[in-house]
Context: one part of a larger RNA
């Protein structure tokens, strides 16, 4: 010097990113017991009080037993040992669960509930080359896809672009079908240029030809997307109001320095001696927004975040005891 454990004067978080870690509380009976709330819950809230032996005594019970009065002894009576620290205000996630076997247990994931779509049964869907096989021995109060995730209140505009869905008038279009023509070849005609039937080749125009695309319509709890500018009211400020310009259509409710805020420690309030975190407000939202869900929510979390109280070697600041290791030597 290091590991484990046990004590510690005053002080009590001054310790640290963080009360990490340690201490504190803890069993049973009694009394008591807030806000909010989905009337279950909170909740063991919180906050107190008892707990050991003796007694021929009262009370009560069939009894075991229970409550009561008087006494007794110790620092301590759940006499060792196992046994919640609590409480306030926020974020997220409704909840019990589920994971990155062996660095993440979390706000991811999953849920009940909601909501769209596709499926009429030889179902869609999947898996296979097929047979065939899950789906199901199930039938649209069921399957399967996707997406949101108790509950309450609600969920606004846009269909221009993509996708889906329906339509079929006209434009376009493939194989085929057609088959004008054109060439090559040759009997023949021609004195030569040349010019040629049938055959056989090799090409090939019109014409007709489906989905699809263009075209017309719907669909956003489909994939997205939701403006600039200038002026204006009798202090000044704004600016209900006007003007214009673009757009498919300009962001409703409700929230908001936010798990979103960059300036930025944003002003103001609180709370502290003294606060870049916290919490309530304001809105100038760099760059919230409605099932890529909006904004509430009791109860729940080995969740983050912040404050109080209780306790404490966390620390002022460090001391000692015990066990073991660390050296030396085999």
């Nucleotide at each position: 010097u290091c590991a484990c454990g046990g004590u510690u004067a005053a002080g009590g978080a001054a310790c640290u990113a963080g009360g990490c870690a340690a201490a504190c509380u803890g069993a049973c009976c009694c009394u008591g017991u807030a806000a909010c709330u989905u009337c279950g819950g909170g909740a063991u809230a919180a906050a107190g009080g008892g707990u050991c032996c003796c007694u021929a005594c009262c009370c009560u019970g069939a009894a075991a037993g229970g409550g009561g009065a008087g006494g007794g002894c110790g620092c301590a009576g759940a006499g060792a040992a196992u046994a919640g620290g609590u409480c306030c205000a926020g974020g997220c996630a409704a909840c019990u669960g589920u994971u990155u076997a062996a660095c993440a247990a979390a706000a991811a994931c999953a849920c009940a509930g909601g909501g769209c779509u596709g499926u009429g049964c030889g179902a869609a869907u999947a898996c296979g080359a097929a047979a065939g096989u899950a789906g199901a021995g199930g039938u649209a109060u069921a399957c399967a896809g996707c997406c949101u995730g108790a509950c309450a209140c609600c969920u606004g505009c846009c269909c221009g672009g993509u996708g889906c869905c329906g339509g079929a008038a006209g434009g376009u279009u493939a194989a085929g079908a057609g088959g004008a023509g054109a060439u090559g070849u040759c009997a023949c005609c021609g004195c030569a240029a040349g010019g040629g039937a049938a055959g056989c080749a090799u090409u090939g125009a019109a014409u007709u030809g489906a989905a699809g695309c263009c075209c017309c319509g719907g669909u956003a709890a489909a994939c997205g997307g939701c403006g600039g500018c200038c002026g204006u009211a009798a202090c000044u400020a704004u600016a209900a109001c006007g003007g214009u310009c673009c757009u498919a259509a300009g962001g409703u409710a409700g929230c908001g320095a936010a798990a979103u805020u960059c300036c930025u420690u944003g002003u103001c309030g609180g709370g502290u001696a003294a606060g870049u975190u916290c919490c309530g407000a304001c809105c100038u939202g760099c760059a919230c927004g409605a099932a890529u869900g909006g904004u509430g929510u009791a109860a729940u979390g080995a969740u983050c975040c912040g404050g109080a109280c209780a306790c404490u070697g966390u620390c002022u600041c460090a001391a000692c005891c015990g066990u073991g290791a660390g050296c030396c030597c085999a």
Molecule: large-subunit ribosomal RNA, domain IV
Organism: Phocaeicola barnesiae